[in-house]
RNA sequence: GGCAGAGUAGGCAGCCAAGCGUAAAGUGUCCCGCGGACGGGGAGUUGCCGCGGGAACGAAAAGCGAAUAGCUUGCGGUUUGGCUGCCGCAUCCCGCUGUU
Numbered sequence: 001g002g003c004a005g006a007g008u009a010g011g012c013a014g015c016c017a018a019g020c021g022u023a024a025a026g027u028g029u030c031c032c033g034c035g036g037a038c039g040g041g042g043a044g045u046u047g048c049c050g051c052g053g054g055a056a057c058g059a060a061a062a063g064c065g066a067a068u069a070g071c072u073u074g075c076g077g078u079u080u081g082g083c084u085g086c087c088g089c090a091u092c093c094c095g096c097u098g099u100u
Base pairs, nucleotide, nucleotide: 001100002099003098004097005096010087011086012085013084014083015082016081017080018079019078020076021075022074029055030054031053032052033051034050035049036048040094041093042092043091061073062072063071064070
């Protein structure tokens, strides 16, 4: 020097558990503002994530019960955590492992 590979944030799918909503929050889409993270080192946004505000759209309840309580079964592109699998440093420079 050539070839191959590992590892981040994060995303997706499945399973499990505990919640929230079903008096509609949440999720998803768009706009504005703020913040954060981004392989071992450096740089870093047009990409990613979070928070706040705004806009349009929008839903599945049923049973038991005296009951608006409570319980059960559902439902929600629902939240959090755990496990498994898959994708993935956007990109640039250097490095790491194996092999030649």
This is a predicted structure of a 100-nucleotide RNA (THF (Tetrahydrofolate) riboswitch aptamer) from Harryflintia acetispora. NCBI's taxonomy places the organism under Bacteria, Bacillati, Bacillota, Eubacteriales, Harryflintia. Its mean pLDDT, the model's own confidence on a scale to 100, is 75. Its Rfam family is "THF (Tetrahydrofolate) riboswitch aptamer". Its family is annotated with tetrahydrofolate metabolic process in the Gene Ontology.